A computed fold for a 101-nucleotide RNA from an Anaerolineaceae bacterium, annotated as Glycine riboswitch aptamer.

[in-house]
RNA sequence: ACGCCAUAACAUAGAGAGCGUCUUGAUGACCGCCGAAGGGGCAAGCGUCGGAUAAAAAUCCCCGAUGUGAAACUCUCAGGCAAAAGGAUGUGUUAUGGUGC
Numbered sequence: 001a002c003g004c005c006a007u008a009a010c011a012u013a014g015a016g017a018g019c020g021u022c023u024u025g026a027u028g029a030c031c032g033c034c035g036a037a038g039g040g041g042c043a044a045g046c047g048u049c050g051g052a053u054a055a056a057a058a059u060c061c062c063c064g065a066u067g068u069g070a071a072a073c074u075c076u077c078a079g080g081c082a083a084a085a086g087g088a089u090g091u092g093u094u095a096u097g098g099u100g101c
Stems, first nucleotide, its partner, number of pairs: 002100012018031001020030003032081003038077001039075003045068007
């Protein structure tokens, strides 16, 4: 110098679902919906304990309990359902830290 990873900032692309009713806006109530801020849940596997098997003991196999365990899956708490805002994620630039050669 360059590559890769993480974080942050900026730029850019960015879905879904009623411009619902009461009541014009916000809020509140009610009905119907969405999943891509955030949040919750768990499969295999792995760990631990117990049971069973075994003359005794241990291992494998089998059963049960428990812990860990992912998502764009799922829940719909939160949020959202004209525009605006927000928005997971992608791309680019810069900076910082780490790392490879």